[in-house]
RNA sequence: GUAGUCCACUAAACGAUCGCUGGUGCAGGAAACUGUGCGAGAGGAAAGUCCGGGCAGCAUAGGACAGGGUGGUUGCUAACGGCAACCGGAGGCGACUCUAGGGAAAGUGCCACAGAAACUAAACCGCCAGGCUUGGCCUGGUAAGGGCGAAACGAGUGAGGUAAGAGCUCACAGCGACGACAGGUGACUGUCGAAGGAGGUAAACCCCACCUGCUGCAAGGAGAUUCACAUCAAUGGGUGUCCGCUCGUGGAUCGAUAACCGCUUGAACUGUUGGGUGACUGGCAGUCUAGAUAGAUGAUCGUUGCUGAUUUUUCAGAACAGAACCCGGCUUAUCAGUGGGCUAUAACU
RNA sequence: GCCCCGGUAGCUCAGCUGGAUAGAGCAGAGGACUUCUAAGCCUAAGGUCGCAGGUUCGAAUCCUGCCCGGGGUACCA
Numbered sequence: 001g002u003a004g005u006c007c008a009c010u011a012a013a014c015g016a017u018c019g020c021u022g023g024u025g026c027a028g029g030a031a032a033c034u035g036u037g038c039g040a041g042a043g044g045a046a047a048g049u050c051c052g053g054g055c056a057g058c059a060u061a062g063g064a065c066a067g068g069g070u071g072g073u074u075g076c077u078a079a080c081g082g083c084a085a086c087c088g089g090a091g092g093c094g095a096c097u098c099u100a101g102g103g104a105a106a107g108u109g110c111c112a113c114a115g116a117a118a119c120u121a122a123a124c125c126g127c128c129a130g131g132c133u134u135g136g137c138c139u140g141g142u143a144a145g146g147g148c149g150a151a152a153c154g155a156g157u158g159a160g161g162u163a164a165g166a167g168c169u170c171a172c173a174g175c176g177a178c179g180a181c182a183g184g185u186g187a188c189u190g191u192c193g194a195a196g197g198a199g200g201u202a203a204a205c206c207c208c209a210c211c212u213g214c215u216g217c218a219a220g221g222a223g224a225u226u227c228a229c230a231u232c233a234a235u236g237g238g239u240g241u242c243c244g245c246u247c248g249u250g251g252a253u254c255g256a257u258a259a260c261c262g263c264u265u266g267a268a269c270u271g272u273u274g275g276g277u278g279a280c281u282g283g284c285a286g287u288c289u290a291g292a293u294a295g296a297u298g299a300u301c302g303u304u305g306c307u308g309a310u311u312u313u314u315c316a317g318a319a320c321a322g323a324a325c326c327c328g329g330c331u332u333a334u335c336a337g338u339g340g341g342c343u344a345u346a347a348c349u
Numbered sequence: 350g351c352c353c354c355g356g357u358a359g360c361u362c363a364g365c366u367g368g369a370u371a372g373a374g375c376a377g378a379g380g381a382c383u384u385c386u387a388a389g390c391c392u393a394a395g396g397u398c399g400c401a402g403g404u405u406c407g408a409a410u411c412c413u414g415c416c417c418g419g420g421g422u423a424c425c426a
Base pairs, nucleotide, nucleotide: 001345002344003343004342005341006340007339008338009337010336012304013303014302015301016300017299018298020041021040023038024037025036026035027034028033043320047331048330050329051328052327053326054325055216056215057214058213062243063242064241065240067212068211069210070209071208072086073085074084075083076082087101088099089098090097091096102207103206107205108204109201110200111199119154124146125145126142127141128140129139130138131137132136156172157171158170159169160168175197178193179192180191181190182189183188220261221260223254224253225252228249229248236246237245268287269286270285271284272283273282274281275280306317307316308315309314350422351421352420353419354418355417356416359375360374361373362372368406378392379391380390399415400414401413402412403411
């Protein structure tokens, strides 16, 4: 230089004018509010709502069953189906990437079409033996060979063996489970042993281990008036069933485009420093950083920068998208770039 | 905001406890019939099963992630 791989970051900047939503100071006003000054005002995904947690109510959420979820190991964490490191498998020359990765040696089911046969029973062709009415047919043996199929009975090669064959026997090699030893916290890896286990499918039922109560801020927190029934435990108490627990219950009318609280100080952010391979985490210092309710966060102009076109001047472009109780993840969308680690290879020095 | 359901031919739907040709009705096209038309009759055509991955020998069907459409839900005592 070329080709590639992984990670991190930015999401144009500054100024002026006019607006919008909160906060706060001052002035006016009985109040509603008005005027004015100061300061704040979207994201890396605010999105999808796919997981997890906080928070709130229902017994300070109790028991059993059912149901649901997860699935290599060890850790991280408030928690997770997330993340990190490692183990096994697959791909790549490599950096590196992908991996729903427990159990088919508990049981059940399924394996279409084709094929003789689709899982413990089978002979279509072929091979071998015997017989017969001999261009062949019948009986028996044979799973080595052919054919069908995604898959053919399931441990390959060679030798022996046989009428022909076959782990039928032997030698060597290979897979898995078991036992012993060694290493590792562990998944697992290596060596040895004896036995002789063998189709696939669990994103089929199922078994094993672990987790799991339901509802969601439209949760929830002071409503008002009147009427009816009832004094005990139900047909109520937001739950699939049962048990248990608990106590007034139901209907009507009125009230507001629905006030106020919840509502934004938080597993928060920034800097620095320590621990850890890493996810992550400890200490110290500093900061306060949207809170609307039809829903604010905008528009215009100027200068500079970026990209493209054209040439000496101009023109054009700049994405995906917008908070709604709050966090941690995942997934998806995304213009133009910036920085760094690493790999392969050619040439040159 | 939260919760639920659906997407298969131009339209309305079936198939979705996996099995290879994905069907039905209507519409549209051609033919035959008729003096002509309609109805009825015959014929063929028409499908990325919303999209992309995965499991499996095999996926409309099972699993995962997206896209699109529709519906429900107002506290309070």